[in-house]
RNA sequence: CAAGAUGGCCAGAUGAUCGCAGUCCGUAAGGAAUGAGGAAAGUCCGAGCACCAUAAGGCAGAGUGCUGGUUAACGGCCAGUCAAGGUGACUUGAAGGAAAGUGCAACAGAAAUAUACCGCCAGCUAUGCUGGUAAGGAUGAAAAGGCGAGGUAAGAGCUCACCGUCCUGUAGGUGACUACGGGAGCCAUGUAAACCCCACUUGGUGCAAGAGAACGCGACAAUUAGUAGCCUGCUAGUCGCAAAAUCGCUUGAGCGUAUUGGCAACAGUACGCCUAGACAGAUGAUCAUCUAAUACAGAACUCGGCUUAUAGACCAUCUUGUGUU
RNA sequence: GGCCCCAUAGUUCAAGGGAUAGAACGGAAGUUUCCUAAACUUUAAAUCCAGGUUCGAGUCCUGGUGGGGCUACCU
Numbered sequence: 001c002a003a004g005a006u007g008g009c010c011a012g013a014u015g016a017u018c019g020c021a022g023u024c025c026g027u028a029a030g031g032a033a034u035g036a037g038g039a040a041a042g043u044c045c046g047a048g049c050a051c052c053a054u055a056a057g058g059c060a061g062a063g064u065g066c067u068g069g070u071u072a073a074c075g076g077c078c079a080g081u082c083a084a085g086g087u088g089a090c091u092u093g094a095a096g097g098a099a100a101g102u103g104c105a106a107c108a109g110a111a112a113u114a115u116a117c118c119g120c121c122a123g124c125u126a127u128g129c130u131g132g133u134a135a136g137g138a139u140g141a142a143a144a145g146g147c148g149a150g151g152u153a154a155g156a157g158c159u160c161a162c163c164g165u166c167c168u169g170u171a172g173g174u175g176a177c178u179a180c181g182g183g184a185g186c187c188a189u190g191u192a193a194a195c196c197c198c199a200c201u202u203g204g205u206g207c208a209a210g211a212g213a214a215c216g217c218g219a220c221a222a223u224u225a226g227u228a229g230c231c232u233g234c235u236a237g238u239c240g241c242a243a244a245a246u247c248g249c250u251u252g253a254g255c256g257u258a259u260u261g262g263c264a265a266c267a268g269u270a271c272g273c274c275u276a277g278a279c280a281g282a283u284g285a286u287c288a289u290c291u292a293a294u295a296c297a298g299a300a301c302u303c304g305g306c307u308u309a310u311a312g313a314c315c316a317u318c319u320u321g322u323g324u325u
Numbered sequence: 326g327g328c329c330c331c332a333u334a335g336u337u338c339a340a341g342g343g344a345u346a347g348a349a350c351g352g353a354a355g356u357u358u359c360c361u362a363a364a365c366u367u368u369a370a371a372u373c374c375a376g377g378u379u380c381g382a383g384u385c386c387u388g389g390u391g392g393g394g395c396u397a398c399c400u
Stems, first nucleotide, its partner, number of pairs: 001321008010312001012290007020035002023032003037296001041307002044305005049206004056232004061202005066080005081095001082093004096197002101195002103191003117137002119133006145163002148160003164186001165184008210247002216241005224236004254273008326396007335350004343380001352368005373389005
């Protein structure tokens, strides 16, 4: 210099004028401070919270699936293991069981979980028939562990070395697993994001949940409604129409800075901060300056994650190649 | 706001993991007719998008896109 890998950060600022929302101050006129995001989105996971029984028993169902840790919890995150890809930095992985059982493997091919089409070899009653044979050809995504040597009528784990597989021992590791041996010629391929088995988790509904006070009209009378798909059990009057106020509603597993422990996720301590809450309704517009102001996009109970969208930059670490010194 | 469902020719629907994706109506061309209709023959036309599992995906799984439905408390 070129080509990459990984991680992080910002998401306009300042001033002026006009306007909107809820809050506070004020008798009023009016005034004061505050007012969207990194994803507020998708609603894909996990929780808080509320009601139904404190969520109870059984069957069915659903989810997760290498190991250890983290957390309120998780299918998230962190650190590892193994496998696959890449020269490499590094990336990706729903990654238990196919030796519990069942199913499926189209077409092609002789044969798809068992077998002899061609070929090779032997025999015979010989232009064929019988037997042996998976080394070679042909088909296929997949064809009897691979490759080499010995061996044989021809062949074959039939025998041997190396690799693979299975069983087993020692050592290391919390563990997944790894390293080094010993033994077995190796009775069977793939698929579990097919049924299924094993282990663990799981009651339902979602703030339009629901709560308290004042308090309408009509229908039905348990053979009803709710509680999970069914049964048990439990609870309750149920449904329709009209109207539609208050609370739930924003201080929270909260945020920032420093520091301690930890590889890290994360946890502890100290100090500081208060930061939208609606009539399902506001958060905007114009001008000026800053080189340019341009993306995706707008809270509706609240958090922790994931996923997806995103203009324009900026920073850090690392890898490979080439050149120069 | 929340909870569900669906996506296949122009339209309405089919399709046990094994493709050349099927049917009806509609469209186009032709035959018949003096012309049209009807009838007959032929023909074009599709799995919402992107990944993954599998030898193989319209079908199974994940993410997205688009459309539709349900849902108003207390008294």